[in-house]
RNA sequence: GGGCCCUUCGUCUAGUGGCAGGAUAAUUCCUUCGCAAGGAAUAGAUCGCGAGUUCGAUUCUCGCAGGGUCCA
Numbered sequence: 001g002g003g004c005c006c007u008u009c010g011u012c013u014a015g016u017g018g019c020a021g022g023a024u025a026a027u028u029c030c031u032u033c034g035c036a037a038g039g040a041a042u043a044g045a046u047c048g049c050g051a052g053u054u055c056g057a058u059u060c061u062c063g064c065a066g067g068g069u070c071c072a
Stems, first nucleotide, its partner, number of pairs: 001071007010024004018055001026042005048064005
């Protein structure tokens, strides 16, 4: 330098055009003499950044950034 892949709550991850879901962690409550475990509830993501297509983009296209991998 070139090809391909990845980027989503604190962390891990699902989601292939119409409300962004789960696990874990956090907070509150129940349970206990108390803690842990268990149960219930709550809150938490402008989906890496910018542009384009579309009535509508996390999703499709392009550019940029970061990371990974292969080739040179």